[in-house]
RNA sequence: CCAACAUCCCCGGGGGACCGCACGCAUGCGGUUGAGAGGCGGGCACAUUCGGCCCGCGACCCGCAGAACCUGAUCCGGUUGAAACCGGCGGAGGGAGGGAGCGGUUUUCCAAA
Numbered sequence: 001c002c003a004a005c006a007u008c009c010c011c012g013g014g015g016g017a018c019c020g021c022a023c024g025c026a027u028g029c030g031g032u033u034g035a036g037a038g039g040c041g042g043g044c045a046c047a048u049u050c051g052g053c054c055c056g057c058g059a060c061c062c063g064c065a066g067a068a069c070c071u072g073a074u075c076c077g078g079u080u081g082a083a084a085c086c087g088g089c090g091g092a093g094g095g096a097g098g099g100a101g102c103g104g105u106u107u108u109c110c111a112a113a
Stems, first nucleotide, its partner, number of pairs: 001104002007100004011063004017032006023051002039057006069094003075088004
């Protein structure tokens, strides 16, 4: 000193799928993939063509060198019991950052060889 950087702090962004059985004061159990599959608390709605939405906290992932995640998209091809996964769309469009410094870099001085 902070372009490049381990870590830490603070702040912010994001998702929660698929399958089976049961249940109905709008839920419970089991299984699969995954970092994470709505863990805890509160509120609203009152439906079976349904089981949702919101707020706070937590876990996890991600923050511009950004494929976390969203849109296109109930997308296209492969694969799977289904989802996950692989390829395409596509580095397309959008998408959340500051600080510290025990980290890094530069310079100077000292010591030793």
TPP riboswitch aptamer (THI element) from Stakelama marina, 113 nucleotides, folded computationally. Of the family's consensus pairs, 96% are formed in the model. The prediction has a mean pLDDT of 75. The sequence is in RNAcentral, with records from Rfam. Taxonomically the source falls in Stakelama (Bacteria, Pseudomonadati, Alphaproteobacteria, Sphingomonadaceae).